[in-house]
RNA sequence: ACAGUUCUUCGGGGUCAGUGAAAAUCUGAGCCGGCGGUAUAGUCCGCGACCCGACUGAAAACAUUGCAUCCAGCAGUGGCAAAUUCAGGCGGUUGACUUGGUGAAAUUCCAGGACCGACGGUUAAAGUCCGGAUGGUAGAAGAACCAG
Numbered sequence: 001a002c003a004g005u006u007c008u009u010c011g012g013g014g015u016c017a018g019u020g021a022a023a024a025u026c027u028g029a030g031c032c033g034g035c036g037g038u039a040u041a042g043u044c045c046g047c048g049a050c051c052c053g054a055c056u057g058a059a060a061a062c063a064u065u066g067c068a069u070c071c072a073g074c075a076g077u078g079g080c081a082a083a084u085u086c087a088g089g090c091g092g093u094u095g096a097c098u099u100g101g102u103g104a105a106a107u108u109c110c111a112g113g114a115c116c117g118a119c120g121g122u123u124a125a126a127g128u129c130c131g132g133a134u135g136g137u138a139g140a141a142g143a144a145c146c147a148g
Stems, first nucleotide, its partner, number of pairs: 002148001004145007015029004030128002032117002034047004042115002051092003055088005062078006097113005119131003
């Protein structure tokens, strides 16, 4: 110094006006851009979040046995099918870029012009408001330990 294990911390941004009975949803003009890779990336490659699917496991419930008790309960055992909840990995699904310039190298930089944005909710259609979410996660940093 590297790999491994455990733990800790961190881990998503963005609005005004007009119309209207009603819109942060429409119209107009703005604004925003997770993680790893790569010449610095919302648009390349890959990953994550949301959603769907079957599978595996667990829980509760159920059945049964024992214990305890005023009651609430506690513990063990069991399992074919179906349903519920949770977890896990797997599979599926899931948006969008070009022109010129510089350069050894850039769909990443510079200049111009474009484009994209889960699900549920809402007096009116949402990337931007509210919610699941004080959640989860790609991952990032640090500490300790261990053997080579």